[in-house]
A computed fold for a 521-nucleotide part of an RNA from an uncultured bacterium, annotated as small-subunit ribosomal RNA, 5' domain. The RNAcentral record of the full RNA draws on ENA and Greengenes. Rfam family: Bacterial small subunit ribosomal RNA.
Context: one part of a larger RNA
RNA sequence: GGACGAACGCUGGCGGCGUGCCUAACACAUGCAAGUCGAACGAAGCUUGAUUCUUGAUUUCUUCGGAAAGAUAGAUGAUAUGACUGAGUGGCGGACGGGUGAGUAACGCGUGAGCAACCUGCCCUUCGGAGGGGGAUAGUGUCUGGAAACGGACAGUAAUACCGCAUAAAAUAUAUUUGCCGCAUGACAGAUAUAUCAAAACUGAGGUGCCGAGGGAUGGGCUCGCGUUGGAUUAGAUAGUUGGUGGGGUAACGGCCUACCAAGUCAACGAUCCAUAGCCGGACUGAGAGGUUGAACGGCCACAUUGGGACUGAGACACGGCCCAGACUCCUACGGGAGGCAGCAGUGGGGAAUAUUGCACAAUGGGGGAAACCCUGAUGCAGCAACGCCGCGUGAAGGAAGACGGUUUUCGGAUUGUAAACUUCUGUUCUUAGUGAAGAAGAAUGACGGUACCUGAAGAAGAAGCACCGGCUAAAUACGUGCCAGCAGCCGCGGUAAUACGUAGGUGGCGAGCGUUAUCC
Numbered sequence: 001g002g003a004c005g006a007a008c009g010c011u012g013g014c015g016g017c018g019u020g021c022c023u024a025a026c027a028c029a030u031g032c033a034a035g036u037c038g039a040a041c042g043a044a045g046c047u048u049g050a051u052u053c054u055u056g057a058u059u060u061c062u063u064c065g066g067a068a069a070g071a072u073a074g075a076u077g078a079u080a081u082g083a084c085u086g087a088g089u090g091g092c093g094g095a096c097g098g099g100u101g102a103g104u105a106a107c108g109c110g111u112g113a114g115c116a117a118c119c120u121g122c123c124c125u126u127c128g129g130a131g132g133g134g135g136a137u138a139g140u141g142u143c144u145g146g147a148a149a150c151g152g153a154c155a156g157u158a159a160u161a162c163c164g165c166a167u168a169a170a171a172u173a174u175a176u177u178u179g180c181c182g183c184a185u186g187a188c189a190g191a192u193a194u195a196u197c198a199a200a201a202c203u204g205a206g207g208u209g210c211c212g213a214g215g216g217a218u219g220g221g222c223u224c225g226c227g228u229u230g231g232a233u234u235a236g237a238u239a240g241u242u243g244g245u246g247g248g249g250u251a252a253c254g255g256c257c258u259a260c261c262a263a264g265u266c267a268a269c270g271a272u273c274c275a276u277a278g279c280c281g282g283a284c285u286g287a288g289a290g291g292u293u294g295a296a297c298g299g300c301c302a303c304a305u306u307g308g309g310a311c312u313g314a315g316a317c318a319c320g321g322c323c324c325a326g327a328c329u330c331c332u333a334c335g336g337g338a339g340g341c342a343g344c345a346g347u348g349g350g351g352a353a354u355a356u357u358g359c360a361c362a363a364u365g366g367g368g369g370a371a372a373c374c375c376u377g378a379u380g381c382a383g384c385a386a387c388g389c390c391g392c393g394u395g396a397a398g399g400a401a402g403a404c405g406g407u408u409u410u411c412g413g414a415u416u417g418u419a420a421a422c423u424u425c426u427g428u429u430c431u432u433a434g435u436g437a438a439g440a441a442g443a444a445u446g447a448c449g450g451u452a453c454c455u456g457a458a459g460a461a462g463a464a465g466c467a468c469c470g471g472c473u474a475a476a477u478a479c480g481u482g483c484c485a486g487c488a489g490c491c492g493c494g495g496u497a498a499u500a501c502g503u504a505g506g507u508g509g510c511g512a513g514c515g516u517u518a519u520c521c
Base pairs, nucleotide, nucleotide: 001521002520003519006517007516008515009514010513013392014391015390016389017388018387019385020384021350026348027347028346030345031344032343035092036091037090040089041088044085045084046082048080052075053074054073058069059068060067061066099303100302101301108228109227110226111225112224113223114222115221118220119219123216124215125214126213127212128211129210131165133163134162140155141154142153143152144151145150171196172195173194174193175192176191177190178189179188181186201208202207229275230274231273236266237265238264241263242262243261244260245259246258247257248256278300279299280298281297282293283292284291285290305326306325307324308323309322328339329338330337331336356382358381359380360379364378365376366375367374368373395425396424397423398422405416406415407414408413429462431457432456433455434454439448465510466509469506470491471490472489477504478503479502480501486493487492
């Protein structure tokens, strides 16, 4: 000198764009953050109200006894109506998006290869198929246990829920076999035989779905080369340890697991142990080499109160799923239950220190749905903070009696100083009135927002500080103090004339900031 997720002191007008718990991965009140589909399904409710019954104003006929029609009101409530409602079964999605960096020195990450050892819902494409049955169950009803959370028994019901059967190859497995290729285990293409495995319907009749198989795309899994902090005041470490065989397991290779056999394997080219740490693209600095760093944005990884476990599923060993154990908090009728903000706000606590319990799904994107649409604290915006960067302003021109005042003085003056006053202007900004967007592609739809922008009006009005002035280092005097009070980055100032302390006016510096502190180069 530069930098910063900064803090502190003094000061503070506006706008744009960014950034904002670095500490306790401490504990959390409250609200919201993941739902959706009635074009999969049955029932319930609501709505319209066919039908039927009751009522009976009034009218007509009359043999005057009565008979017929019937407005209105009420009840009933269908194999009917509906962009209707909330539960339930079922499907898809809750593995994405969002947060955090505790752990991890590791194939975790980066980079380059490999899988002849693998998987992949939704999507694209190609080929083929969907025949015929069955038994349940939730919701519901009745009874019933419990304070609650939540259940139990019986009865009965639907499906794209569940289960057999049929059909079946280009799939899989086994056996035989041909061709061809590869670095090897082997791969690919084909033939024959045997065995095994499918399906679901809905409809507004347009379609949308379902099953099997091939290919693609996307996403993942695994393996390897190289690189990846400090310590030897850590020198030996290791029994599933290293290898083999058989078996199991996995989508898949593999001590991944298991039984047996062998005794290996790693290590001064630093094993093991200890400490520290998420890694990278990048960022800061530097002429570069390098050093430092990993906030924000993007990629990967890991975690979700602590530890363990699996279930479901194409995908999890799953932040707002389940089970068990621990700690903590809450409810309780004491028998037993409930919870997990490292999502967005917000609270307490810790701290030098870090924001609103805001608006909207209008845009972009995501989930569900045929769609309408619903959901979305992702996101878009607004609020707060000079926290940072950038821009603008706090007036411009003229104006010497060089005014008053201040400071100083050798008392002549010098300086503040064209500075002010005063004159003439301007209107950035401010105030006020009017107009008023783009962002919507695509008819409708704009949170932001009556915002930005534009136009008019009045009026210099409302807007300057901070640190420094001994040398380094641009900028000097007066007074006070008297080794005191104090200053200080280094050298060093201060003991009676202090350009170094304090104050004043003045100079130089930067400027809505200026200084100080911490850290890095």